[in-house]
RNA sequence: AAAAUUCUUCGGGGUUGGGUGAAAUUCCCUACUGGCGGUACAGUCCGCGACCCGGUGCGGCGCCAUCAGGCGGCGCAUCGGCUGACCCGGUGAAACUCCGGGACCAACAGUACAGUCUGGAUGGAAGGAGAACAUG
Numbered sequence: 001a002a003a004a005u006u007c008u009u010c011g012g013g014g015u016u017g018g019g020u021g022a023a024a025u026u027c028c029c030u031a032c033u034g035g036c037g038g039u040a041c042a043g044u045c046c047g048c049g050a051c052c053c054g055g056u057g058c059g060g061c062g063c064c065a066u067c068a069g070g071c072g073g074c075g076c077a078u079c080g081g082c083u084g085a086c087c088c089g090g091u092g093a094a095a096c097u098c099c100g101g102g103a104c105c106a107a108c109a110g111u112a113c114a115g116u117c118u119g120g121a122u123g124g125a126a127g128g129a130g131a132a133c134a135u136g
Base pairs, nucleotide, nucleotide: 005132006131007130008129009128010127017029018028019027031116032115033106034105035048036047037046038045043104044103052081053080054079055078056077057076058075059074061072062071063070064069086102087101088100089099090098108119109118110117
């Protein structure tokens, strides 16, 4: 050096212009955005994360109790489930990733129906970077 351990830090973008309407950044036309790892450079491949649902363990709390226990909810840890969308042509050894063309997709709650507004979230995570430690 690498691995391990500990710590620090970083870690999601976007409604332009118009139409209808009492009311829409939510409808219609148009515009705009693209987390992380892998791989020939990827929103659409393979996998992961966020949201949501559930199991198990541990720890508080509340309620009930015939004092054996039972039920509910919260926090932490862990495991599982759910989870959207792409084709054609070109180049090339190799690209659903590049180039050209045409498409498509985007949790939950709120509100005139939301990928873009507001909110959970000054949160959390996949993961990135750095430092310390110390062996050879």

Predicted 3D model of a 136-nucleotide RNA (FMN riboswitch aptamer (RFN element)).